Predicted 3D model of an 85-nucleotide RNA (c-di-GMP-I riboswitch aptamer) from a Nitrospirota bacterium. Taxonomically the source falls in Nitrospirota (Bacteria, Pseudomonadati). Rfam family: c-di-GMP-I riboswitch aptamer. Rfam links the family to the GO term cyclic-di-GMP binding.

[in-house]
RNA sequence: UGGCGAAAAAGGUAACCUGAUCCGAAAGGGCAGGGCACAAAGGCGCGGCCUUAAAGUGAUUUCCCAUGGUCGAGCGUCUGCCGUA
Numbered sequence: 001u002g003g004c005g006a007a008a009a010a011g012g013u014a015a016c017c018u019g020a021u022c023c024g025a026a027a028g029g030g031c032a033g034g035g036c037a038c039a040a041a042g043g044c045g046c047g048g049c050c051u052u053a054a055a056g057u058g059a060u061u062u063c064c065c066a067u068g069g070u071c072g073a074g075c076g077u078c079u080g081c082c083g084u085a
Base pairs, nucleotide, nucleotide: 003084004083005082012038013037016034017033018032019031022029023028036072042078043077044076045075046074047071048070049069050068056063
């Protein structure tokens, strides 16, 4: 430097549940506790999915559309801890 992840260590993340009721138009997110699991369950892009506030359209409540979200489905790319069975 590259590959790999058996055991271990130090940290990290958090499906789901509970509490509290903070943000948001909604989708959804944040906080506290427990916690299935995860070596990229870190970033970005593509893509999928959710919502439809504003704009446009229409006129009874319609249609359309992210600049709002989410991905613990997938692909690509960049970075990164420990160890070296």